[in-house]
Molecule: transfer RNA
Organism: bacterium
RNA sequence: GUGCUCAUAGUUCAACGGAUAGAACAUAUCCCUCCGAAGGAUAAAAUUGAGGUUCAAUUCCUCAUGAGCGCA
Repeated sequence: GUGCUCAUAGUUCAACGGAUAGAACAUAUCCCUCCGAAGGAUAAAAUUGAGGUUCAAUUCCUCAUGAGCGCA
């Protein structure tokens, strides 16, 4: 230089173009306990950025950024 794959919550992962973007762990509060751990309830928390297509985009297209792999 070039090709491919990936980027979603604090972390690991889901989500036929149409759901209030979901789960586990973690976090906070409460219950339980003599105190903790375990357990139970509740809550907060995210689509890398800019454009485009579409009635509608996490999803499709382009560019950029970052990460990984291959070729040179």